[in-house]
RNA sequence: UGCGAGGUGGAGCAGAUGGUAGCUCGUAAGAUUCAUGAUCUUAAGGUCGCAGGUUCGAGUCCUGUCCUCGCUA
Numbered sequence: 001u002g003c004g005a006g007g008u009g010g011a012g013c014a015g016a017u018g019g020u021a022g023c024u025c026g027u028a029a030g031a032u033u034c035a036u037g038a039u040c041u042u043a044a045g046g047u048c049g050c051a052g053g054u055u056c057g058a059g060u061c062c063u064g065u066c067c068u069c070g071c072u073a
Stems, first nucleotide, its partner, number of pairs: 002071006010025004019056001027043005049065005
């Protein structure tokens, strides 16, 4: 300097052809237990790095930009 991959709840990841976001773990409450753990049930928590654009509708498409990783000079 260029190229490629990625950025989604506290953590790790999903999310074919655009149709208003889910899984596992964790957290909280409850059940169970003498109690802890395990197990079961329920709940909270994200508007998708940021800013624009296209569209009836964008995590998904387009543009710019920031950050992380790798390769290259």
A computed fold for a 73-nucleotide RNA from a bacterium, annotated as transfer RNA. Its mean pLDDT, the model's own confidence on a scale to 100, is 81.